[in-house]
RNA sequence: AGAAAAAGGCAAACUUUCCGAAAGGUUAGGACGCAAAGCUAAGGGUCUAACGAUUAUAAAAAUUAUUAUAAUCCAUGAUCGCCCGGCUGCCACU
Numbered sequence: 001a002g003a004a005a006a007a008g009g010c011a012a013a014c015u016u017u018c019c020g021a022a023a024g025g026u027u028a029g030g031a032c033g034c035a036a037a038g039c040u041a042a043g044g045g046u047c048u049a050a051c052g053a054u055u056a057u058a059a060a061a062a063u064u065a066u067u068a069u070a071a072u073c074c075a076u077g078a079u080c081g082c083c084c085g086g087c088u089g090c091c092a093c094u
Stems, first nucleotide, its partner, number of pairs: 002091001009034002014029002018025002032081001038087003043083002045079003052073008
């Protein structure tokens, strides 16, 4: 550093199996594409919002203060085929 090759590799959408609250991951099919579309969640961005917090409504209760639903906030969850960093790799060329 990837113009043309050679051997190959991975696998988007969609369908499907399983897991998950979801995002998403995963099994099988399938190829949009990819010279790292191999690994890594280190730095950002983005996605979800279970738990938790707050508010509102309804019911029960009628001294305390409970349960359910909805909304808002929140990663500890996810995404490497979003950017970027680190590590590793085939072949050809210089």